[in-house]
Molecule: transfer RNA
Organism: Planctomycetaceae bacterium
RNA sequence: GUGUCCGUAGCUCAACGGCAGAGCGCCUGCUUGUGAGGCAGGAGAGUGCCGGUUCGAAUCCGGUCGGUCACC
Numbered sequence: 001g002u003g004u005c006c007g008u009a010g011c012u013c014a015a016c017g018g019c020a021g022a023g024c025g026c027c028u029g030c031u032u033g034u035g036a037g038g039c040a041g042g043a044g045a046g047u048g049c050c051g052g053u054u055c056g057a058a059u060c061c062g063g064u065c066g067g068u069c070a071c072c
Base pairs, nucleotide, nucleotide: 001071002070003069005067006066007065010024011023012022013021018055026042027041028040029039030038031037048064049063050062051061052060
């Protein structure tokens, strides 16, 4: 340099173009000898960034940034 794949919550991952969810972690309460375990509840991301298409975009298209793998 060329091509592939990936980028969504603190972490690991979901999500036919139609209200962005789960597990772990975190916070609160109850239980408990205990800050463990168990139970109940709660907070936290608008999807790397900029545009476009569409009634509607995490999802489709273009560009761009970062990472990954292959080739040179």